[in-house]
Context: one part of a larger RNA
RNA sequence: UGACGGGGGCCCGCACAAGCAGCGGAGCAUGUGGUUUAAUUCGACGCAACGCGAAGAACCUUACCAAGGCUUGACAUCUACUUAAAGUCAUGGAAACAUGAUGUCUCUUCGGAGGAAGUAAGACAGGUGGUGCAUGGUUGUCGUCAGCUCGUGUCGUGAGAUGUUGGGUUAAGUCCCGCAACGAGCGCAACCCCUGUUGCCAGUUGCCAGCAUUAAGUUGGGGACUCUGGCGAGACUGCCGGUGACAAGCCGGAGGAAGGCGGGGAUGACGUCAAAUCAUCAUGCCCCUUAUGACCUGGGCUACACACGUGCUACAAUGGACAGAGCAGAGGGAAGCGAAGCCGCGAGGUGGAGCGAAACCCAUAAAACUGUUCUCAGUUCGGACUGCAGUCUGCAACUCGACUGCACGAAGAUGGAAUCGCUAGUAAUCGCGAAUCAGCAUGUCGCGGUGAAUACGUUCUCGGGCCUUGUACA
Repeated sequence: UGACGGGGGCCCGCACAAGCAGCGGAGCAUGUGGUUUAAUUCGACGCAACGCGAAGAACCUUACCAAGGCUUGACAUCUACUUAAAGUCAUGGAAACAUGAUGUCUCUUCGGAGGAAGUAAGACAGGUGGUGCAUGGUUGUCGUCAGCUCGUGUCGUGAGAUGUUGGGUUAAGUCCCGCAACGAGCGCAACCCCUGUUGCCAGUUGCCAGCAUUAAGUUGGGGACUCUGGCGAGACUGCCGGUGACAAGCCGGAGGAAGGCGGGGAUGACGUCAAAUCAUCAUGCCCCUUAUGACCUGGGCUACACACGUGCUACAAUGGACAGAGCAGAGGGAAGCGAAGCCGCGAGGUGGAGCGAAACCCAUAAAACUGUUCUCAGUUCGGACUGCAGUCUGCAACUCGACUGCACGAAGAUGGAAUCGCUAGUAAUCGCGAAUCAGCAUGUCGCGGUGAAUACGUUCUCGGGCCUUGUACA
C1' cells in the first nucleotide's frame, strides 16, 4: 500500500422486511449428471454450466459407430502428357462407384491460345486431432457499481502520501464550501434512438367532420380529425414560498401533456476470475499422412433403474362446456403470402383472384362481455397413455416428424425442508407475430389487451461503496 475481521461509523441495492404470483409434490416437454451402448460426437460446471453453443439431429446437418470402397486425394497452386468433359441411358451394386453406349467446348493470323476433364510423379493438400495454462479476436462476471489514474508542486531516507481526505449534498469522485495543493485524463452526466404533448410542412395505398352517393370511405369530394414521417417547440429547479451556511441542494406549491434523471433502450472506466471459447474464425508449437484425411449406405446424437435444473399443463365454480356479439399492436410474404367459392366433422383438399404490398394475403386476436347449462364429484375438472382411422411436408416419417377425428381416459385434492421473480402500465393473466425452417416450438426474441397488492423501516441475511481500526496474510 492492499486484502481480510463472527471490529467500528456512514450509505446504497427486490438485499431483507411488507405484498403478489411461483418453483420444490403430479403428468408431460426440454437440458444435464449417471448408467447403458458398436456409437450414444464435442464443448459449457457455484453465483457467471444445466430450453446453454443448437435461430430448429428423419437423410443432409454430423464432428460419433458399423460395414463397403479411395489414396496428390472431396478442396488449392505448380510441372509433363493425353483428350474432350459435363450430362443422359443401360447393367451390377445398399450407395459410393465400376463397366458399356450416347454425347461432344470457345477464339484463331490455323502456329496456337483460353477455360475444362483425365493420367503420372512429386512438391503438397487435408485434420471439428492436442494444448484457451503458448496466443489474437470475441464474450461472461463483479457492475451501469462510482470508481481508476496522471502531470507539476509539496511532504517522507524510502516503500509511498497528498490531490481522491474533511463539512454538506447527489443516482453519481454530482455539485458546493473548506484545505499544500493546482490542474488534467478514463469513467458519471449530456450529446444518439424509442416513447409521452404540441406547431408547421405533406395528403396516397391512410383518414371522413360537413355535402352528395353506396350493401360497404364504395364513389365524387375534403385536409378538418385519426394516422403516417420530416423539421421544430417543450422541462431549465425556469417561477413562488419554506429550509439550508447569503452555497450546493432539499421540501411544498403554481402553471403544464410531462417536474426535478418524465419512462425505456443503446452505451460497460482501470482492472478481477491463468473465467469461457484452438468446434465461428485466425494462429505458435506438437501430433496423423493408404489415415487422426476424404466418399457412401445404415445406425447413433431420440437409449433409461435413477438424480438435478428450466419450463408447459393441471388439480377446477374468479371455473368447464355451448351459443351470441365486439375491441389490438408489431411483424412476414415471390422457388413466397395465398382470398372468395366448392368438398371434408376435422387436420386438410380443390381453386386460383389479388399482392414485391399504409393497397392484396397470412388474419377469425384471446382473455373480457351477454345468455344457457353443469352444482363440488376424481366430476361435463384434468388430460397423460393406448387402440383404430386419417391429413401434410419430404427420395424417404420403422428406429425418429407435426397435426386431425373417434374411442381410451392415468397421476393430480395447491405440494416437506428449502428456494426464485417482481416496486407500475410493473407482477399476474390473455392472445398475436417473427427468426431458424421442406416439415417440426411448451424454447427464444418481439408485440399489444386486461391490469393489481405492498414498501413501517434498515435490527437481521446477501452483495457493494467511502472513512477508520486491528492483523502472526501478500
Molecule: small-subunit ribosomal RNA, 3' major domain
Organism: wastewater metagenome